[in-house]
């Protein structure tokens, strides 16, 4: 210098003018309010709403079992987690490093397309070997080939019932042996996952559990539109009153009859329901308002412990709280990008992804451009 890997950080800057939200101070105003000044005002993801919690309400006597859902190597961290850190095993890469839904296929069931003889009680398409009978013969053998033996080679497939090599054999075969793999049982190291090594066994047990299933562990439900409080007009409810009320009866405030209205096209009949005006008070809900609401598993710095995640001690800071929902607009200068140009410079559209809504810890996804640290491979110079 080139190409990469990992981790962390920034993500337009400054100023003027005009606005918005919150808070505080001052002045005026009886109050409502008005005017002025100060301070603060989006993110690394505020996003997806996928996990884990706080908080609120509802449910719940305890325990166990079942169902359903989730998690799944080991150790640690954490309030907790499916997150993080450190290891182990497998895979990829020359390497830094990266990826893994990583318990059980020897409890049982299911499935394995196409191709292929055969896809799990193994099997035989091509092939290899031996070779009866028959034929030919130069008598060495050759041809045809039944029955039989084999699974080494070829072929199919994602996968073919251990692999490689030597021996062995008519040809072959764990048939025998060595190494590797596998299984069982000890040993050593490690907290453990696991690693190393030994003896025995000739090999049984293909794959698939983000198929059912088995094992172990975990799990009440809904969510700030949770929830609590204050509370208008109108309508309706209740309590106590005042005035009024066709006829009859009396228990003088009730009953009966009549009447009016309603029961949704109209009429009749039957049936059902309601009964005028007004005052005071009470309680519930709606509009609206307040709380919840931002001081919190909080940020920053130093030291200590730990490989690390993280924890502890001390110091310091307060850092958005809107609710038909503020955080904006414009101008100037600079920076960045693109084009033109030898350069100075000029022109242009702009400035990535995106926008809090109860709050935290994570994960995932989007992101123009840039910076820093450590490491790997290669080239060059000394």
């Nucleotide at each position: 210098c080139c190409a990469g890997a990992u981790g962390g950080c920034c993500g337009g800057a400054u100023g003027g003018c005009c606005g918005c939200u919150g808070u505080u101070c001052c002045g005026c105003a009886u109050c409502a309010g008005c005017g002025g000044g100060g301070c603060a005002g989006a993110g690394g993801a505020a996003a997806g709403u996928c996990c884990g919690g706080g908080c609120u309400c509802c449910g719940c006597g305890g325990a166990a079992a079942c169902a359903c859902g989730g998690u799944g190597c080991c150790g640690g961290g954490u309030a907790a987690c499916g997150c993080c850190c450190g290891g182990c095993g497998g895979g990829a890469g020359c390497g830094a490093u990266c990826c893994c839904a990583g318990g059980g296929a020897a409890a049982g069931u299911g499935c394995c397309a196409c191709a292929g003889a055969a896809a799990a009680u193994a099997u035989a398409c091509c092939g290899c070997c031996c070779g009866a009978c028959g034929g030919c013969u130069u008598c060495g053998g050759c041809c045809c080939a039944a029955a039989g033996g084999c699974a080494a080679g070829g072929g199919u497939g994602a996968a073919a019932g251990g692999g490689u090599g030597c021996g062995g054999u008519a040809a072959g075969a764990g048939c025998g042996c060595a190494c590797c793999g596998c299984g069982u049982c000890g040993c050593u190291g490690g907290c453990a996952a696991c690693a190393g090594g030994g003896a025995c066994g000739g090999c049984a047990g293909g794959g698939u559990a983000a198929a059912c299933c088995c094992c172990a562990c975990c799990g009440g439900g809904a969510g700030c539109a949770a929830a609590a409080c204050c509370a208008a007009a109108u309508a309706g409810g209740g309590a106590c009153g005042g005035c009024g009320c066709g006829c009859a009866a009396u228990u003088u405030a009730u009953u009966g009859c009549a009447g009016a209205c309603c029961c949704u096209g109209u009429u009749u009949c039957c049936g059902g329901g309601u009964c005028g005006c007004u005052g005071u008070c009470c309680g519930g809900g709606u509009c609206g308002g307040u709380u919840g609401c931002u001081u919190g598993a909080g940020g920053c710095g130093u030291c200590u412990g730990g490989u690390a995640a993280c924890a502890g001690a001390c110091g310091u800071c307060c850092c958005a709280g809107a609710u038909g929902a503020a955080u904006g607009g414009u101008c100037a200068u600079c920076g960045c990008c693109u084009g033109c140009g030898a350069a100075a410079g000029c022109a242009g559209a702009g400035c990535a992804c995106a926008g809090a809504a109860c709050c935290c810890g994570g994960c995932u996804u989007a992101c123009a451009g840039g910076c820093c640290a450590u490491c790997u491979g290669g080239c060059g110079u000394u």
About this RNA: The prediction has a mean pLDDT of 75. Predicted 3D model of a 382-nucleotide RNA (Bacterial RNase P class A) from an Alphaproteobacteria bacterium. Rfam family: Bacterial RNase P class A. Gene Ontology terms of the family: dimeric ribonuclease P complex, ribonuclease P activity and tRNA processing. From the family's description: Ribonuclease P (RNase P) is a ubiquitous endoribonuclease, found in archaea, bacteria and eukarya as well as chloroplasts and mitochondria. Rfam classes the family as a ribozyme. The organism belongs to Alphaproteobacteria, within Bacteria. The model forms 95% of the base pairs in the Rfam consensus.